[in-house]
RNA sequence: UCUUUAUCGAGAGUGGUGGAGGGAUAGGCCCUGUGAAACCACAGCAACCGGUCUGCCGGCGCGGAUGUCAGGUGCUAAUUCCUACCCCAGAGACAGGGGAGAGAUGAGGA
Numbered sequence: 001u002c003u004u005u006a007u008c009g010a011g012a013g014u015g016g017u018g019g020a021g022g023g024a025u026a027g028g029c030c031c032u033g034u035g036a037a038a039c040c041a042c043a044g045c046a047a048c049c050g051g052u053c054u055g056c057c058g059g060c061g062c063g064g065a066u067g068u069c070a071g072g073u074g075c076u077a078a079u080u081c082c083u084a085c086c087c088c089a090g091a092g093a094c095a096g097g098g099g100a101g102a103g104a105u106g107a108g109g110a
Stems, first nucleotide, its partner, number of pairs: 001110008013042005021031003025084004043076003047073003050069001051066006080102001085099004
């Protein structure tokens, strides 16, 4: 980088350095000198993996419980901030619902 799969309406921030951007892309709408990104320190959250306990099984394995296990990855403005393509759906507009796509993260594969 590509691919498979699960999840994405919950949760959680302060300080230092830094000095103008940031929220993936586009549009919108927001955040930001009452200090953006990035880096560092400490703190926090608890999704997946892992750990531990446990049930079934001859075994490979398949389940259940557990964060009073925070170890790995991840995360700590706004639903993934909203919309984007299709459908409900109609001449159009506004608002709404569903699905797909895209994206993010975990785990596996190439």